[in-house]
C1' cells in the first nucleotide's frame, strides 16, 4: 500500500438482527458490619458522555462514512 478484525469503568468482559429503566457482571477502589485484630465473608457506593468526529433515523455502544490506535494477512 490494499483486505479484513478489534476499541464498552483501573482492568478483564456481557450487551452488537436499533427502542425493556438509569449500559453489565466479576476483579479492584472507598465505606460500614463481622472479629481482640488482620485475613476470609456479607452490604452499600462511587466509577463509562460506548477510540474520535459526522451522518441515517421519531430513537445509536448497535447501522453508514472518515479518522485514530492496536492486531493478522497479503504482493
Nucleotide at each position: 500500500g490494499c483486505c479484513g478484525g478489534u476499541g464498552u469503568a483501573g482492568c478483564u468482559u456481557a450487551g452488537c438482527u436499533g427502542g425493556c429503566c438509569u449500559a453489565u457482571a466479576g476483579c479492584g477502589g472507598u465505606c460500614g458490619g463481622u472479629u481482640c485484630a488482620u485475613a476470609c465473608c456479607c452490604g452499600a457506593c462511587a466509577g463509562a458522555u460506548c477510540a474520535u468526529u459526522g451522518g441515517u433515523u421519531c430513537g445509536a455502544a448497535u447501522c453508514c462514512a472518515a479518522u485514530c490506535a492496536c492486531c493478522g494477512g497479503u504482493a